Predicted 3D model of a 78-nucleotide RNA (transfer RNA) from a Bacteroidia bacterium. The source organism's lineage runs through Bacteria, Pseudomonadati, Bacteroidota and Bacteroidia. Its Rfam family is "tRNA". By type it is a transfer RNA. Its mean pLDDT, the model's own confidence on a scale to 100, is 82.
RNA sequence: CGGGAUGUAGCUUAGUCCGGUUAAAGUGCUGGUCUGGGGGACCAGAGAUCGCUGGUUCGAAUCCAGUUAUCCCGACCA
Repeated sequence: CGGGAUGUAGCUUAGUCCGGUUAAAGUGCUGGUCUGGGGGACCAGAGAUCGCUGGUUCGAAUCCAGUUAUCCCGACCA
C1' cells in the first nucleotide's frame, strides 16, 4: 500500500440477508421476598439513540458512501 472480517447495555451474544413504529437474551449491577446469617432460588428495576459522519426513505441496527479501531491475508523493504 491492496483485499477481507468484526464493532449492538459493564461483559458475552442474537437480530442485519428480505427496512416497519416501543432494540432481545444470558451474565453482572440495584432493590425486594424466602433463609438465623451466608450461599442459593424467585420477583421487580436501572442500564445500549447499534464504532463515527453523511446520504437514500414516510420510516434505517438493517440499504448506500466515507471514515475510524482491532484482527486476518497478500504485496513492498530488509